The RNA shown here (Glycine riboswitch aptamer) has 101 nucleotides and comes from Glutamicibacter sp. PS. Lineage of the source: Bacteria > Actinomycetes > Micrococcales > Micrococcaceae > Glutamicibacter. Its mean pLDDT, the model's own confidence on a scale to 100, is 79.
RNA sequence: UCGACGGAUGGCGGGAGAGUCCCGUUCACGCCAUGGAUGGGCGCCGAAGGAGCAAUUUCCUCCCCAGGGAAACUCUCAGGCCCCCGUACCGCCAUCACGAG
Numbered sequence: 001u002c003g004a005c006g007g008a009u010g011g012c013g014g015g016a017g018a019g020u021c022c023c024g025u026u027c028a029c030g031c032c033a034u035g036g037a038u039g040g041g042c043g044c045c046g047a048a049g050g051a052g053c054a055a056u057u058u059c060c061u062c063c064c065c066a067g068g069g070a071a072a073c074u075c076u077c078a079g080g081c082c083c084c085c086g087u088a089c090c091g092c093c094a095u096c097a098c099g100a101g
Stems, first nucleotide, its partner, number of pairs: 002101001007096008019042001021041008043081003049077001050075003056071006
């Protein structure tokens, strides 16, 4: 001086799901209607986050029918259920730190 693998951050692209239900209040509108916000009820979704290994899948230890971890698995606490935004995850680029070589 270069610097792989893996890690963090940022940018770009891709990226779902599930009620535009019922009742009340309130706001906008001159009124109805319609739309927004909010409270309650019932129903639903899982891909911010969180929890759990009871099931599923997978990994490790041990030598046993045992133990531990993880998850796109499960639970839905949170969040969400017109569209939009956003989201886990994937790809590319850049920066930072570590550093085998």